[in-house]
RNA sequence: GCCCCCGUAGGGUAGUGGAUAUCCUGAGGGUCUCCGGAACCCUCGACCCGGGUUCAAUUCCCGGCGGGGGCG
Repeated sequence: GCCCCCGUAGGGUAGUGGAUAUCCUGAGGGUCUCCGGAACCCUCGACCCGGGUUCAAUUCCCGGCGGGGGCG
């Protein structure tokens, strides 16, 4: 330099044109308990950036940035 894949809550992950963006973990609160843990309930927290297509984009297209792999 060229090619391929990936980028979603603090961490891990599903979703792939229209839902309130899924689940686990975490954090906060509650029930329970002598206290704590476990269990159960409630709450909080995310689509890497810019542009385009579309009535509508996390999803499709282009570019950038970052990570991983391959070739030279």
Source information:
The RNA shown here (transfer RNA) has 72 nucleotides and comes from Geoglobus acetivorans. Rfam family: tRNA. Rfam's curators write: Transfer RNA (tRNA) molecules are approximately 80 nucleotides in length. A source record names the gene tRNA-Arg-CCG-1-1. The prediction has a mean pLDDT of 80. RNAcentral records the identical sequence in 2 taxa. The sequence is in RNAcentral, with records from ENA and GtRNAdb.